[in-house]
RNA sequence: GAAUUAAACGGCGAUGGAGUUCGCCUAAAGAAUCCGGAUUCGAUCUGGGUUGAUAACUCCUACCAUCUU
Numbered sequence: 001g002a003a004u005u006a007a008a009c010g011g012c013g014a015u016g017g018a019g020u021u022c023g024c025c026u027a028a029a030g031a032a033u034c035c036g037g038a039u040u041c042g043a044u045c046u047g048g049g050u051u052g053a054u055a056a057c058u059c060c061u062a063c064c065a066u067c068u069u
Stems, first nucleotide, its partner, number of pairs: 010025004016060006032050008
């Protein structure tokens, strides 16, 4: 690196960590949105832009804005 098997007191919910709650997943659940380009036109890849560290609440960290020292 590839393949196979197994994996539910396990995993997942567009950027980090923790707690609680909710929803989802049997090997998946998950991978935001806008404009353009390419392709084999099923969809995938790619360039530029916007918002957000939560699925929800709370806290911490990072980032951003304003004010004060």
A computed fold for a 69-nucleotide RNA from a Bacteroidota bacterium, annotated as Fluoride riboswitch aptamer (crcB RNA motif). The model forms 100% of the base pairs in the Rfam consensus. The sequence was found by an Rfam model in a public genome assembly.